[in-house]
Context: one part of a larger RNA
Molecule: large-subunit ribosomal RNA, domain IV
Organism: anaerobic digester metagenome
RNA sequence: CCCUUGUUAAGGAACUCGGCAAAAUGACCCCGUAAGUUCGCGAUAAGGGGAGCUUUAAGCAAUUAAAGCCGCAGAGAAGCGGCCCAAGCAACUGUUUACCAAAAACACAGGUUUCUGCUAAAUCGCAAGAUGAAGUAUAGGAGCUGACACCUGCCCAGUGCUGGAAGGUUAAGAGGAGAGGUUAGCGCAAGCGAAGCUUUGAAUCGAAGCCCCAGUGAACGGCGGCCGUAACUAUAACGGUCCUAAGGUAGCGAAAUUCCUUGACAGGUAAGUUCUGUCCCGCACGAAUGGUGUAAUGACUUGGGCACUGUCUCAACAAGGGACUCG
Numbered sequence: 001c002c003c004u005u006g007u008u009a010a011g012g013a014a015c016u017c018g019g020c021a022a023a024a025u026g027a028c029c030c031c032g033u034a035a036g037u038u039c040g041c042g043a044u045a046a047g048g049g050g051a052g053c054u055u056u057a058a059g060c061a062a063u064u065a066a067a068g069c070c071g072c073a074g075a076g077a078a079g080c081g082g083c084c085c086a087a088g089c090a091a092c093u094g095u096u097u098a099c100c101a102a103a104a105a106c107a108c109a110g111g112u113u114u115c116u117g118c119u120a121a122a123u124c125g126c127a128a129g130a131u132g133a134a135g136u137a138u139a140g141g142a143g144c145u146g147a148c149a150c151c152u153g154c155c156c157a158g159u160g161c162u163g164g165a166a167g168g169u170u171a172a173g174a175g176g177a178g179a180g181g182u183u184a185g186c187g188c189a190a191g192c193g194a195a196g197c198u199u200u201g202a203a204u205c206g207a208a209g210c211c212c213c214a215g216u217g218a219a220c221g222g223c224g225g226c227c228g229u230a231a232c233u234a235u236a237a238c239g240g241u242c243c244u245a246a247g248g249u250a251g252c253g254a255a256a257u258u259c260c261u262u263g264a265c266a267g268g269u270a271a272g273u274u275c276u277g278u279c280c281c282g283c284a285c286g287a288a289u290g291g292u293g294u295a296a297u298g299a300c301u302u303g304g305g306c307a308c309u310g311u312c313u314c315a316a317c318a319a320g321g322g323a324c325u326c327g
Stems, first nucleotide, its partner, number of pairs: 001322008010313002014311001019308001028050004036041001038147001052069007070074001082306007089298002094106002110145007122131003148293004153223003158220002160216005167211003173205002178200005185192002224242005251285001252282001263279005
């Protein structure tokens, strides 16, 4: 000097990204226990008090009361919750990156859409066959959302899906007009050229699909701009105009979303880029890619406080094990 421990004056988070680590709390009995709440909880809330041994008395006894005794210390060691306030996220118990992430991610009960009538849909397999299921729409598959409460607005123009079938387009196939090659024959020749064989092949017929016509958003998704206007000013309930399929409703909002920004105001502090409440000018919230609340829960995240402490002011001493020296 390092590691693992122990103790520490005064102070008590001044440390630090952050109370990380440590300290403190602790089992049992008695008293007592708030807001909130889904009435179950919250709750061991919080906050107080107690305890050994002997004798006597009461009592069947557990035990209680009184008197006394010892120690620094009586839950005599060990084991054995720190607590409170506020906010975010996720309802919850659960699951996960075996070996850097345990979470707000996944799952979840619940909600909803869609497919499937049974030889079901869906899935595996070349097939046989199997799962689904020895089930039968209160069932099974797939997608989204994610307890509960209050709700879930407008747009079907694009894309998708579902339905329709009049018209347009449209494959193989059917069809076989016509054309070419070949040559019996004809012709002096140029050439013409039947049948057959062969190469090709127009019209016409010809389904789904697409075009087309509707529907559909808890389908993929989307949800405007400019100008003017009120008797101070400011603002604009109001008006005009352009564009659109429709122009963002309720609720929330500097937010896990806010660039400008340490927005402004208020609270908390002596002092607060964080935090809480409010405002709304939402760069770029918004309604099952769910919106807003929410008791309980959380090795989650954030801010504050009490207790407590060597985290610190500021370090000291001690024990054990190393390092180091000698052997």